[in-house]
RNA sequence: AGAGCAGGUCGGGCGGUCGCCGCUUCCGCCGCAAGGCGGGAGGGGAGGAAAGUCCGAACACUACAGGGCAGCGAGCCAGCUAACGGCUGGGCAGCAAAAGAGCAACGCGCAGGUUUGGCCUGCCAACGGGCUUUAUUGCUGACGACAAGUGCAACAGAGAACAGACCAGCCAGCGGGCCAUCACUGAUGGCAGCGGGUGAUGGGUGAAACGGUGCGGCCCGCUCGCGGGCUUAAAGUAAGAGCGCACCGGCGCGCUUGGUAACAGGCGCGGCCAGGCAAACUCCUCGCAGUGCAAGACCAAAUAGGGAGAGGUCAAUCAGGGCUGCCCGCCCGAAGUCGCAAGGCCAGCAAGGCUUCGCGGCUACCGUCUCCGGGUAGGUCGCUUGAUCCGUCUGGCGACAGACGGGCUAGAUGAAUGAUCGCCGCUCUGCUUCAGGGCAGAGCACAGAAUUCGGCUUACAGACCUGCUCUCAAA
RNA sequence: GGGCCUGUAGCUCAGUUGAAGAGAGCGGCCGGCUUCUAACCGGCGGCGCACAGGUUUGAGUCCUGUCAGGCCCG
Numbered sequence: 001a002g003a004g005c006a007g008g009u010c011g012g013g014c015g016g017u018c019g020c021c022g023c024u025u026c027c028g029c030c031g032c033a034a035g036g037c038g039g040g041a042g043g044g045g046a047g048g049a050a051a052g053u054c055c056g057a058a059c060a061c062u063a064c065a066g067g068g069c070a071g072c073g074a075g076c077c078a079g080c081u082a083a084c085g086g087c088u089g090g091g092c093a094g095c096a097a098a099a100g101a102g103c104a105a106c107g108c109g110c111a112g113g114u115u116u117g118g119c120c121u122g123c124c125a126a127c128g129g130g131c132u133u134u135a136u137u138g139c140u141g142a143c144g145a146c147a148a149g150u151g152c153a154a155c156a157g158a159g160a161a162c163a164g165a166c167c168a169g170c171c172a173g174c175g176g177g178c179c180a181u182c183a184c185u186g187a188u189g190g191c192a193g194c195g196g197g198u199g200a201u202g203g204g205u206g207a208a209a210c211g212g213u214g215c216g217g218c219c220c221g222c223u224c225g226c227g228g229g230c231u232u233a234a235a236g237u238a239a240g241a242g243c244g245c246a247c248c249g250g251c252g253c254g255c256u257u258g259g260u261a262a263c264a265g266g267c268g269c270g271g272c273c274a275g276g277c278a279a280a281c282u283c284c285u286c287g288c289a290g291u292g293c294a295a296g297a298c299c300a301a302a303u304a305g306g307g308a309g310a311g312g313u314c315a316a317u318c319a320g321g322g323c324u325g326c327c328c329g330c331c332c333g334a335a336g337u338c339g340c341a342a343g344g345c346c347a348g349c350a351a352g353g354c355u356u357c358g359c360g361g362c363u364a365c366c367g368u369c370u371c372c373g374g375g376u377a378g379g380u381c382g383c384u385u386g387a388u389c390c391g392u393c394u395g396g397c398g399a400c401a402g403a404c405g406g407g408c409u410a411g412a413u414g415a416a417u418g419a420u421c422g423c424c425g426c427u428c429u430g431c432u433u434c435a436g437g438g439c440a441g442a443g444c445a446c447a448g449a450a451u452u453c454g455g456c457u458u459a460c461a462g463a464c465c466u467g468c469u470c471u472c473a474a475a
Numbered sequence: 476g477g478g479c480c481u482g483u484a485g486c487u488c489a490g491u492u493g494a495a496g497a498g499a500g501c502g503g504c505c506g507g508c509u510u511c512u513a514a515c516c517g518g519c520g521g522c523g524c525a526c527a528g529g530u531u532u533g534a535g536u537c538c539u540g541u542c543a544g545g546c547c548c549g
Stems, first nucleotide, its partner, number of pairs: 001471010012424007020045002023042008047446001051457002054455005059292004071288005076090005091143001092141006100133004106128002109123006144283002149281002151277002166203003169198003173194002177191006211248006217230006249273002251270008296381004306372005311366003317334002320332004335363006343355004388407008425444008476548007485501004494532001503519005525541005
C1' cells in the first nucleotide's frame, strides 16, 4: 500500500434573497379587563432510520371477590434494565479457517529387476499435493422434554420401527444329475440342481437400516448326541442366534471435584443400547383484563330537544294520607267542572227546565319571559424537562451504574421545515495536455416528525476511524 | 392514527390434517360442422403457488421477515 472479516462514527459544507410553522420582545390601534388585530426585531425548526407497527413500557380511561378451563406468548445459565421476545458475559452444539502434530507413497527423488517410447518391486514424509486431528480464532443457533403418551416417514429397497431375507455367504437334507477314486447293483469325495434353515458377514436401496470388537475351551463315559467333571469372565450350535461372557463407546442414575449456575472432569452402578421429527399433536415451567392521545380533562355558541318557575288562556287546582327516606309517578281523598236524572222543585195542554243525595268522566295547554343541566360545532389543556443530551472522573471483563459540571434541542391539527443563486467538496461522462493538470456537462443515497420513550427488523450513494488475518514493497 | 384480511394459469376459484404427476370452469390455439359467423363436437399446449430466509429427508401447505392489494373504526 492492497484485499478480506468484525465493530463504530458521519451521512454534503459556508453564505445571500424570498416564503412557511411555533417562541420571546418592542411599537401602534381597539377593549374596563382578560386579550385581539397590524407592523418591526431576535432566536429555533426532521432522522439514523422519523418507516414497518413486530416486541416492551410510561401515561389515560373502562372493568375487576377468589379459583379453574380454554386461548395466546416466552423457554440453556448468570447478569444488565422501569420493562422486554432486547443487550452483555458464559456454557453446549454446528460450520469455516487453521500454526503445530500425525498418517499414507499420488507426483518428484533414490535403489534393484525387467519382456525398455516403458513397466514392476522396495525405500524416502525434505519438496508439491492429499487425508486425519487439535491449541486457537471467527460466524451461526426459535438451545425445555421424543428415555410420559399419540402420530408421521412418499419413492427406492429384502426390510422403515417390539424391522427384514433379493443376490452372495454358511448349514444340514433330498435324488435314476455329472466327474473322480476304490475293495464296483455299492461306498467315499467334489461340482451343479431343488426346496428348506440361518442370520447385526458383505453387496445393494435410502434422508435415515437398530453401537463396535473378541471369545465360547479341555477331560471322561456311552445308547453318538446326550450326561458328568475341571479350568474359566463365560463355557453355544447342524450352521447359528446380544444365547452367554468380557472389553471399548454411548445413555441414564448415584457419589465426588471445580464453577453462583448452565456445564465440565473423575469414580461406581445398570432387567439400559432407548434412531429422526415437537416451526406434529402433546407434556412441563413461567407470564398475560381490555382499549389506545382520534386515550382523556376543562370552557362552551346558534338551532332543536329536556327540567323548574313566572305569566297568560282559563272550569282546569292542592288541606291531607299511603306505596319507599327524597323527587317523579300511581292510588285514596278534598275542591272545581262536565254529563246522566230514580226522587224533589218549577212549568204545565204537551215538549221541557233546574237540582240535594247518587253514579260516571276530566283537571290541561302555550309562536311569551327567566333560570338550570346534558351535549355538538369551536376553543384550551394533555404536548414535549425527559427512565433526557454532552463532557470528565469512578466502579465493572462487559451490557451498564454512580458522582460532578454544563445545555434546552420542532410541536403542527387539511397538518410548517420550501424555492432559488454563488463558492467549495465528491462521483461519472466528454474534450484537451508529453505529464502534473485544465475546461464543459450531468448527478449527490434511503427517506419526511404527529403522545412520549427503550429495543428489534427493513431501506440506504458515499466518506472516515479502530481491531484481527493474509499478500506485496522498503528499512 | 389504530385494527383486520387476502395474494395459486390471461380471468374467477379449488387444493382442509406436509408426500414427489399442482387442478377445475371460462379464455387461447388447431381441426370438424356451416355459404360465412356464433353456438355445438373433437383434440392440444402453455406457464403459474407474491418475494426472501428457515424447520424438515421432503413446503403451495409449517415458522419468521418484507412487498402489494383490499376492508373496518372514530
Description
Two RNAs folded together computationally: RNase P RNA and transfer RNA, 549 nucleotides in total. The coordinates come from a structure-prediction model, not an experiment, and the mean pLDDT is 75. It holds a member of the Rfam family "Bacterial RNase P class A". It is annotated as a ribozyme.